RNA sequence: CGAGUCGGCCGGGUGGCCGCGGUCGGGGUGGCAUUUCGGUGCCGCAGCCGGCUGAGGAAGGUCGGGGCUCCACAGGGCAGGGUGCUGGCUAACGGCUAGUCGGGGUGACCCGCAGGACAGUGCCACAGAGAACAGACCGCCGAUGUCACGGCAUGCCGUGAACAGGCAAGGGUGAAAAGGUGCGGCAAGAGCGCACCAGCGGCCGGGGUGACCCGGCCGGCUCGGUAAACCCCACCCGGAGCAAGGCCAAACGUGGGACGGGCUGCCCGCCUGAUGUCCCAAGGUAGGCCGCUUAGAUGGAUGGCCACCCCGUCGGUCCCGGCUUGCCGGCCGGCGGACAGAACCCCGCCUAUAGGCCGGCUCGCCAC
Numbered sequence: 001c002g003a004g005u006c007g008g009c010c011g012g013g014u015g016g017c018c019g020c021g022g023u024c025g026g027g028g029u030g031g032c033a034u035u036u037c038g039g040u041g042c043c044g045c046a047g048c049c050g051g052c053u054g055a056g057g058a059a060g061g062u063c064g065g066g067g068c069u070c071c072a073c074a075g076g077g078c079a080g081g082g083u084g085c086u087g088g089c090u091a092a093c094g095g096c097u098a099g100u101c102g103g104g105g106u107g108a109c110c111c112g113c114a115g116g117a118c119a120g121u122g123c124c125a126c127a128g129a130g131a132a133c134a135g136a137c138c139g140c141c142g143a144u145g146u147c148a149c150g151g152c153a154u155g156c157c158g159u160g161a162a163c164a165g166g167c168a169a170g171g172g173u174g175a176a177a178a179g180g181u182g183c184g185g186c187a188a189g190a191g192c193g194c195a196c197c198a199g200c201g202g203c204c205g206g207g208g209u210g211a212c213c214c215g216g217c218c219g220g221c222u223c224g225g226u227a228a229a230c231c232c233c234a235c236c237c238g239g240a241g242c243a244a245g246g247c248c249a250a251a252c253g254u255g256g257g258a259c260g261g262g263c264u265g266c267c268c269g270c271c272u273g274a275u276g277u278c279c280c281a282a283g284g285u286a287g288g289c290c291g292c293u294u295a296g297a298u299g300g301a302u303g304g305c306c307a308c309c310c311c312g313u314c315g316g317u318c319c320c321g322g323c324u325u326g327c328c329g330g331c332c333g334g335c336g337g338a339c340a341g342a343a344c345c346c347c348g349c350c351u352a353u354a355g356g357c358c359g360g361c362u363c364g365c366c367a368c
Stems, first nucleotide, its partner, number of pairs: 001364010012309007020054007028045007056339001060350002063348005068241004080237005085099005100114001101112004115232002120230002122226003137171002139167003144164003147160006179197006198222001200219008245290004254281006260272004310337007319330005
């Protein structure tokens, strides 16, 4: 210098003018109460004035978890759902972190829905002879039996590979063909035997809290894959959500009482009441308040314009500076500055994001 990788941060600044929400204070104004008639207190209202305050790194998606609220709930089990290597953190999580194992990259580093396939069941398309206690299409063989031919020493030898048979090395199919290489062995072969390697299992030693790692010996030689198939194992899980929920409470209606009518001349009692007036009560609708927040709405405020600066980009100029003499910087002009907008709160995850800054590390090339 170039390419890359990981982490952190900013995400326009200053000023002027205009505008919006909330709250406090002052002033104004309405109602009620009180009054010693001057006022005072309470509850509101708004188009006045002033002070303070007013979005994000994701406020977003509403995916996981918790707080809070109401409903349900003896205890245990079944069903259903979720999570799934290990340690730690956390109120909790499907989150974070440090590791292990597997995969990718020369590397920094990245990715992983990472329990169990000797508990059982199922499945493995197409191709292929054969796909799980497998199989023989091409091929190899002539040991064994039969057959044919030939030879002779007449029950043996040779040839053939037609039948029966033996084999699984090589070819071929496939994502996968029942360990690999070599030597021996054999009729041909084959873990059939042996050596080494890989893998599996068992035992032992060492390290680690653990997942797991390192080493040694032995064994059968070697029994595939799939659990984002059923299933098994371990752990976890009640439902709804601030339109949760709580308080106050109009009108109409309902119930009761008073003022009425009748039995009856009076009292009590009972019955009745069409209309009206007044009082009381329950429930809780409209509505209001709380929940609610150092932004806190309930049609939802947090903005707009101008100037200068900043950043990026494009063009112009040679007026200024530098040199490597056509480039850089200055100067002038144009354009652009994202994603997005709280609604009960919090912890995470995921997704979107113009442009820019800082730091760690890796690889390549060059110079000293």